A computed fold for a 528-nucleotide part of an RNA from an uncultured eukaryote, annotated as small-subunit ribosomal RNA, central domain. The full RNA is in RNAcentral, with records from ENA and SILVA. The prediction has a mean pLDDT of 81. It matches the Rfam family "Eukaryotic small subunit ribosomal RNA". Its family is annotated with ribosome and structural constituent of ribosome in the Gene Ontology.
Context: one part of a larger RNA
RNA sequence: UUGCAGUUAGAACGCUCAUAGUCGGAUUUCGGGGCGGUCCGACCGGUCUGCCGAUGGGUACGCACUGGUCGGAGCGUCCUUCCUGCCGGAGACCGUGCCUACUCUUAACUGAGCGGGGGCGGGAGACGGCACUUUUACUUUGAAAAAAUCAGAGUGUUUCAAGCAGGCAGCUCGCUCUUGCAUGGAUUAGCAUGGGAUAAUGAAAUAGGACUUUGGUGCUAUUUUGUUGGUUUCGAACACCGAAGUAAUGAUGAGAAGGGACAGUCAGGGGCACUCGUAUUCCGCCGAGAGAGGUGAAAUUCUCAGACCAGCGGAAGACGAACCACUGCGAAAGCAUUUGCCAGGGAUGUUUUCACUGAUCAAGAACGAAAGUUAGGGGAUCGAAGACGAUCAGAUACCGUCGUAGUCUUAACCAUAAACCAUGCCGACUAGGGAUUGGAGGAUGUUCACAUAUUGACUCCUUCAGCACCUUACGGGAAACUAAAGUCUUUGGGUUCCGGGGGGAGUAUGGUCGCAAGGCUGAAACUU
Numbered sequence: 001u002u003g004c005a006g007u008u009a010g011a012a013c014g015c016u017c018a019u020a021g022u023c024g025g026a027u028u029u030c031g032g033g034g035c036g037g038u039c040c041g042a043c044c045g046g047u048c049u050g051c052c053g054a055u056g057g058g059u060a061c062g063c064a065c066u067g068g069u070c071g072g073a074g075c076g077u078c079c080u081u082c083c084u085g086c087c088g089g090a091g092a093c094c095g096u097g098c099c100u101a102c103u104c105u106u107a108a109c110u111g112a113g114c115g116g117g118g119g120c121g122g123g124a125g126a127c128g129g130c131a132c133u134u135u136u137a138c139u140u141u142g143a144a145a146a147a148a149u150c151a152g153a154g155u156g157u158u159u160c161a162a163g164c165a166g167g168c169a170g171c172u173c174g175c176u177c178u179u180g181c182a183u184g185g186a187u188u189a190g191c192a193u194g195g196g197a198u199a200a201u202g203a204a205a206u207a208g209g210a211c212u213u214u215g216g217u218g219c220u221a222u223u224u225u226g227u228u229g230g231u232u233u234c235g236a237a238c239a240c241c242g243a244a245g246u247a248a249u250g251a252u253g254a255g256a257a258g259g260g261a262c263a264g265u266c267a268g269g270g271g272c273a274c275u276c277g278u279a280u281u282c283c284g285c286c287g288a289g290a291g292a293g294g295u296g297a298a299a300u301u302c303u304c305a306g307a308c309c310a311g312c313g314g315a316a317g318a319c320g321a322a323c324c325a326c327u328g329c330g331a332a333a334g335c336a337u338u339u340g341c342c343a344g345g346g347a348u349g350u351u352u353u354c355a356c357u358g359a360u361c362a363a364g365a366a367c368g369a370a371a372g373u374u375a376g377g378g379g380a381u382c383g384a385a386g387a388c389g390a391u392c393a394g395a396u397a398c399c400g401u402c403g404u405a406g407u408c409u410u411a412a413c414c415a416u417a418a419a420c421c422a423u424g425c426c427g428a429c430u431a432g433g434g435a436u437u438g439g440a441g442g443a444u445g446u447u448c449a450c451a452u453a454u455u456g457a458c459u460c461c462u463u464c465a466g467c468a469c470c471u472u473a474c475g476g477g478a479a480a481c482u483a484a485a486g487u488c489u490u491u492g493g494g495u496u497c498c499g500g501g502g503g504g505a506g507u508a509u510g511g512u513c514g515c516a517a518g519g520c521u522g523a524a525a526c527u528u
Stems, first nucleotide, its partner, number of pairs: 004499001006497001007480002012496001014367001016365002021360003026252001031080006038073010048062001049060004084131005093122004098117003102113003135200003138195002141192002150184002154164002166177001167175002210246009220236001257357001258354003262349002266345001270342004276320002280316006287309001291302002328335002372413006382406001386402004424495003428487002431471003436466008445458003475482002501528003510521004
C1' cells in the first nucleotide's frame, strides 16, 4: 500500500495565487490471403473382425489398419508490409564436372551402383570482427542466490516431539539393495532471454532531413608493379565542402480540456471625485408656560436665569430607512443615495485563433471582519473603563443618568473569528418538478407610439451558466438528515490539508514574526 476517517462524535489551511512534487485527453499495424507441420472435433468411405442374412445387403462397435472433405485452436513461413549493413574463416546441404578402390556390365575407363579424395558455383543456420542502432519502465523464462529454519517426500525413534537414519541376507565373513540423506518457495537490486499491449521518451519546419549518383579538398595506411628504398598515380577507408536527381518528399486532429481575440450585455464587484436625503446632537431667533426625563416602580438628571414642546434658520459628524427578496456581484473578508472617470470580472454568443499550454499543490507571496497598536485629522451618535441612581442577602452585573478610550477618516502595523454551508479543489455518472437571476435562440403571440415597422415591456417554448427550493430514495448514513454527505468490504478517477480516549494544554521550552497585545510552530512529566 491492499484497507480508516474529517456536517453534528477527534478532524478541511479564512481565502486566492504559485514553485518543487504528484497526476494527466484522443490519434500512428488493424485486418486479409497463400503454403507447410501439430492437435482436436464432425461427416463420408475402404480393408479387417463379430452378428443377422442363401445372395444383394443390413448392423455392431471398433484403445485394429487406413484414405478423403469440412470446421476450430495454436506454431512456422511468404505476400500486402525488412528480419540492420559489410568483411572473414569454417560450413550441413544442393548442383556441376575431375581422379580413384570394389561389384556388376560392355568389344572398350563403355555404362550402372556403392565408397574415398580433392576442384568450381550456390549456400540455411551458427561463430568472430567492424560500422551502425531511439532509450527505458513493464512482463515471460533461465542462470545465480549458504546451511540450519519453514513447507514437504521417504523412514515402526515402541508411538509422538524428534532424528537422518536404515533395510535385507547370513548367522561368521557380507549384499552395497543403482541404499537413502528428495523436492519446493526464496519478494528487491544485478545478469541473460522471449514479448511488444500499457506508460513515458526521441525524430524532418529557417530542413543543418533521408536515399542515389557525381565533382572537389584534407588525411590515413595497405595491395600490385621480381627485391629494397624514394616520389607520384589509380583504387580503398574516414572526414568536410558543393552539384544534380529520387520521393505521394516531411506539420495527426481540433477534446461538451485549457488559454487568447471579438460582439452585445450584466452586476448593491473595486478605486477616485461629485451629489442628495431624512434623522440625531448642538447653536441662534420666536411662541406658550410647569413640569420634563426615565422606569416593573423609582431615583440620579434638566427646569421661571424658561426645561420639555411647537415654528423658522444654521452647523457638525455619522448613516444610507421603506424599495430589500430563500435576489445580484465578489477569491474570501465583504459590497446598497446620484452622476462622472479609471481599469477589472463572470456568463452567453461565435463555421475566430494557439495547440497540451492542464488539475491539485510543501516552500514562498497577495488580500483578510471586528477588536487592538502608532502618528495625524475629526469628534454628531453610541459607548469598554470610570462615576452615580436603583435592584439585591450581596451586585464590582442585568435596568437607568452621565461618560474617557474607541466608534469615522488618512498613513502604517496586526493576521485572528461559530473567518460556518461547522461540508477542500478539479473531473465523470446517477431523478422528477416548478419558480427565479444573466445571456442566447425561436413563436402569424400580446401591447404602446397609429400611418406602419424596428426597438422596448410582457406571454409561451428551448438552451447554457448561476443562487436556492420542493417531492422522492434506485442510493447513503449512528441518526438528524443528505441529488450529495450517492456511484465504499461489489473497498483504486486525480490531488492537497488534517484526526487517533479525557485532562495537563494550544500550556512550558526553543525557533521565528510583531512597536506591543500577541500570532505561527509546539511537547513532556503527571493524572484519569